Predicted 3D model of an 86-nucleotide RNA (c-di-GMP-I riboswitch aptamer) from a Candidatus Nealsonbacteria bacterium.
[in-house]
RNA sequence: CCUCGACAAAGGCAAACCGGUCGCGAGGCCGGGGCGCAAAGCCAAGGGCCUGUCGGCGUAAGCCGGUUGGCAGCCUGGUUGCCGAA
Repeated sequence: CCUCGACAAAGGCAAACCGGUCGCGAGGCCGGGGCGCAAAGCCAAGGGCCUGUCGGCGUAAGCCGGUUGGCAGCCUGGUUGCCGAA
């Protein structure tokens, strides 16, 4: 240094839920909270899921396609990075 990841040390992040706020919505942000996380830092590139809208099919539930967005705490990939036992 690479791989790897201790019931290690120092720190970090923050699910559900609640309050506020923005958004038609998915969801974002702030505060509380703490399920978890070694990239749960960052990037919507591939897949996936979700959303608004349009079209097609369908009795309907819904499915398919186009398009606008969202999710990085769904997977892959890219990129940066703390610590150091085996």